This is a predicted structure of an 85-nucleotide RNA (Glycine riboswitch aptamer) from Polaribacter sp. The coordinates come from a structure-prediction model, not an experiment, and the mean pLDDT is 78.
[in-house]
C1' cells in the first nucleotide's frame, strides 16, 4: 500500500406469536393460548467414552405476542488491534 478477520462507536435495515378472557384509573393483575432472534439451558461429532464440547438445531427459565422500545443477524463509516504478502 492493498485485501481478510476480532473489537469498540455511530448510522439504516431487521422476524415471528393474543389488539383474547376476566379484571383494573393504567398493556394493572390472573388465566388460557402462543413466539424465538437479546440473556439462559441442551447435545452430535470429538474424547482416556469421564470431564468437555457448535448452531440460526431443541427446550422456552426469562423475554415477547397493536404501536413504541427491545432485537439475533446484515450493511456502510471511523476507530483499534491480530496475523500475512
Nucleotide at each position: 500500500u492493498a485485501a481478510u478477520u476480532u473489537c469498540a462507536u455511530a448510522c439504516g435495515g431487521g422476524a415471528g406469536a393474543g389488539u383474547c378472557u376476566g379484571u383494573u384509573a393504567a398493556a394493572u393483575c390472573a388465566g388460557c393460548a402462543c413466539c424465538g432472534a437479546a440473556g439462559g439451558a441442551g447435545c452430535a461429532a470429538c474424547g482416556c467414552c469421564c470431564a468437555g464440547g457448535a448452531a440460526a438445531c431443541u427446550c422456552u427459565c426469562a423475554g415477547g405476542u397493536a404501536a413504541a422500545a427491545g432485537g439475533a443477524c446484515c450493511g456502510u463509516a471511523u476507530g483499534u488491534a491480530a496475523a500475512a504478502u